[in-house]
Molecule: transfer RNA
Organism: Aquisphaera giovannonii
RNA sequence: UCGGGAAUCGGCUAACGGCAGGCCACCUGGCCUUGAACCAGGCGGUGGAGGUUCGAGUCCUCCUUCCCGAU
Numbered sequence: 001u002c003g004g005g006a007a008u009c010g011g012c013u014a015a016c017g018g019c020a021g022g023c024c025a026c027c028u029g030g031c032c033u034u035g036a037a038c039c040a041g042g043c044g045g046u047g048g049a050g051g052u053u054c055g056a057g058u059c060c061u062c063c064u065u066c067c068c069g070a071u
Stems, first nucleotide, its partner, number of pairs: 001070007010024004018054001026042005047063005
C1' cells in the first nucleotide's frame, strides 16, 4: 500500500429494514440470626460523521480502532 473481517449495556451475546432482548456483574427490596444461595424489581448499550428509506443495530459512502492475509 492492497484485499477480507469485526465494532451493540461494565463484561459476554441475540435482534427478516418495523417496540434494541437475554445472561453475568452492579443497585434496591424480600427471604435468612448474619452472609452466601434463592425470589422480585431496577440501572445500563448500537464506534464517529453523512446518505437511502415512511422507518436503519441492520443497506450505501467516508473516517477511527482492532484482527487476518498478500506485497